[in-house]
Context: one part of a larger RNA
Order: sequence, then structure tokens, then C1' cells
RNA sequence: UGACGGGGGCCCGCACAAGCGGUGGAGCAUGUGGUUUAAUUCGACGCAACGCGCAGAACCUUACCAAUCCUUGACAUACUUGUCGCGACGCCAGAGAUGGCGUUUUCAGUUAGGCUGGACAAGAUACAGGUGCUGCAUGGCUGUCGUCAGCUCGUGUCGUGAGAUGUUCGGUUAAGUCCGGCAACGAGCGCAACCCCUGUCUUUAGUUGCCAUCAUUUAGUUGGGCACUCUAGAGAGACCGCCGGUGAUAAGCCGGAGGAAGGUGGGGAUGACGUCAAGUCCUCAUGGCCCUUACGGAUUGGGCUACACACGUGCUACAAUGGCAGUGACAAUGGGAUAAUCCCAAAAAGCUGUCUCAGUUCGGAUUGGGGUCUGCAACUCGACCCAUGAAGUUGGAAUCGCUAGUAAUCGCGUAACAGCAUGACGCGGUGAAUACGUUCCCGGGCCUUGUACA
Repeated sequence: UGACGGGGGCCCGCACAAGCGGUGGAGCAUGUGGUUUAAUUCGACGCAACGCGCAGAACCUUACCAAUCCUUGACAUACUUGUCGCGACGCCAGAGAUGGCGUUUUCAGUUAGGCUGGACAAGAUACAGGUGCUGCAUGGCUGUCGUCAGCUCGUGUCGUGAGAUGUUCGGUUAAGUCCGGCAACGAGCGCAACCCCUGUCUUUAGUUGCCAUCAUUUAGUUGGGCACUCUAGAGAGACCGCCGGUGAUAAGCCGGAGGAAGGUGGGGAUGACGUCAAGUCCUCAUGGCCCUUACGGAUUGGGCUACACACGUGCUACAAUGGCAGUGACAAUGGGAUAAUCCCAAAAAGCUGUCUCAGUUCGGAUUGGGGUCUGCAACUCGACCCAUGAAGUUGGAAUCGCUAGUAAUCGCGUAACAGCAUGACGCGGUGAAUACGUUCCCGGGCCUUGUACA
């Protein structure tokens, strides 16, 4: 100087407390461990691995296994020789890759020289190739402490020196934010602001949008209009600016007015010096090592979907604040090549009826059957449809999320995709309760103290 302490002081955070809803019990989905297997490819392992890489494993993907094949190779460059293309189609053998036979078609420029370009085939060697190893050789990218308020430097001063000071102290702040003081004076990376979205108003513009007034119509449909809504460009607006109190006359804090919004208005992007030899050689790049008739390449089939079990994350329920039937409106994001024009389009809520507390008109697993769809192909192994109707009556110890348009609840869209979502990422509808407080649990910041630790 740090680190540590079941030392002290101050402070913060959905950290506790106060509340709301869950997980842990059931069935299923999904990931992991274990076991099994010819193979169940590989990686990720406290927080910060486990609906993670995977924005979608029937073939492909695919890296794994079995079998069958190839060896200058599926791909690149260079050399020699030959052909003039390439391509398309048919037959036979085969699981196919592939092998054999046949039909058809017959490059461009030109100095007319196989000269140039291009394509194909054969040969030989340099080489190709490797999702093989090492993330403890690396780059790049990423997680985490943590959007925590810290991390440093120059000059000066102090100290023999390591170092200290500044950065400590008194207030204050979300903040090393600001004020005051001080052997310090300044500065840098962070904080904040500058950026984007959203909330109010003005203005510009008025079609595909809108309709108050005037006609018109089944209908903003048409004439007309751009006031309103909306759209999308430019501005205004919030600054403790004003008033009162408090404070040291400071920084600030408390209350009030006005205001759409008040003390960072709400949300996003933005992640300092560093820590964890954190993660990734299977995105990519790359040193070294290793394989080279195989650890490379091709194909068919299988596997990644196995199943005594254990764990994580979710979905659906156990019902009457409900189920079912009828009725019943109102969105936003986004997508469709183009499209404010056309299309894809809600549910919960509300109203009426029924069920009357049951393993039921709850619940939907499982099993049987069937076709529909996608696709060469649904056996291993897809989604959907009809019937069937299992466990489950609110879940032990324990444990998670959330402070407002949030939790809870309801549906909708998108990416990738031939097809496949309870996942991921977004969108809107309905819309709460509680916070006395900081003693305690966890994590963090600052000062101080002890130490036989570095």
C1' cells in the first nucleotide's frame, strides 16, 4: 500500500420489511446430469451453465455411428497433353454415391499462328482439406462485479524509502454532483449533458388520412372543406426559472403557485481503470502440435428424439371471482416485392341462458382410429381432426419476480422455417396492493481500526 475480520461509524440497492403473484406437490413441454447405446456429435457448470450456442435435428442441417465407395481429391493456384464446349434426355446394375451403354446439341475473339480468352477431360507434383488438440500461446467478440461511483496523471510539497498528499474533512447529491475549508494547484478516463422514443402546444403540409358546418349516400360513398383526428418535418416548452421557509449570505433541501409535464418527467442507447489464466480455436481469424489411400471427401440408413431416476426453466390445471352456449364491441406493432388505398386480423371485458359444488358440463394426459396439410419421404421422428377421458381438490422444508400504466391478467404480430413453439423478440387491451422503517439476511460504496496474511 492492499486484502481480510462472526471490528466500529456513515450511506445505498425489490437487500430485508409491507404487499401482490408464483416455483417447490400433479400432468405435459423443454434443457441438463446420470444411465443406456454401434452412436446417443461437441461446447456451456455458483451468482455470471441448465427454453444456453439452436431465429426452429424426419432427409439436408450433422460435426456422431454402421455399411458401401474416392484418393491432386467436394474447393483454390501453378505445369503438361488432349478435346471444343457446357448442357439436356433415355436404358441397364445398384440402397445410393457410383459404374456401364446410347441419343441430341456443337464456344467466342482473331493479325489466321492452337495466338488469346473460356470450358471440359486425363496425367504428374507442389499442394488442397481437417467442426482434429491447445481459449493456460493468441486476436476479435462477449459475460460479470455494475450504470456501481469510482480509477488515475502532471507539477508542487512531505517522507531515507515503499509511498503519502491531491481523492481526506464539514455540508449536499442519483453521482469524486456541487459548495465551503485545507500544501496543495490543475488535468484526464468515468458521472451528467449532447443522441433516439414517448408525454403538451404552435406552425408547415392535406392524400391513400379526417368530417364540425352545407348538400348527397347502403357506406366519408360523392361534391365540398382541412376546423378536428392522424401522419411527419421544423420550432416552443422545465431552468429550482418565480414565491415562501430552511441552510453558512453557499451548495442544496422542504412547501406553494403557474403548468400537459417539477425537481434526472418516463423509457432506451451509452458500461471508466480493472477482476474472474471467466467464456468462445465448433462464427471468424491465427501461433504451435497432430492426420494426409485418412483424423480428408461422397452416399444410404441410423443417431442427436434412448429412459429406473435426479435437478433447472416453463405451459395447462385443480374450478362458481368459474366452465359451456348464444350475443357482443373496441387495438397496436408487424407482414404481404409496391400499398395511411387492398388483404392477414383479436381476446379478456359487457349482456342473456344453463350447470349448483361433484373428480363434475372442472381438468385435459394417455390410448384407439382416421384422414387433412407440408414435403422425394411423416416407421424410428411432424402438426392437425374424431373418439377416449388419467393424475390433479391449491402443494413440506425451502425459494423467485415485481414499486405504476409496474405486478397480475387477455389476446395479437414477427424473425428463422417446405412443415413444426408452451421458446425468443416485440405489440397493444383491462389494470391493482404496499413501502412504518433500516434492527436483521444478501450485495455494494466511503472513512477508520486490528492483523504473526501478500

A computed fold for a 454-nucleotide part of an RNA from uncultured Jannaschia sp., annotated as small-subunit ribosomal RNA, 3' major domain.
The full RNA is in RNAcentral, with records from ENA and SILVA.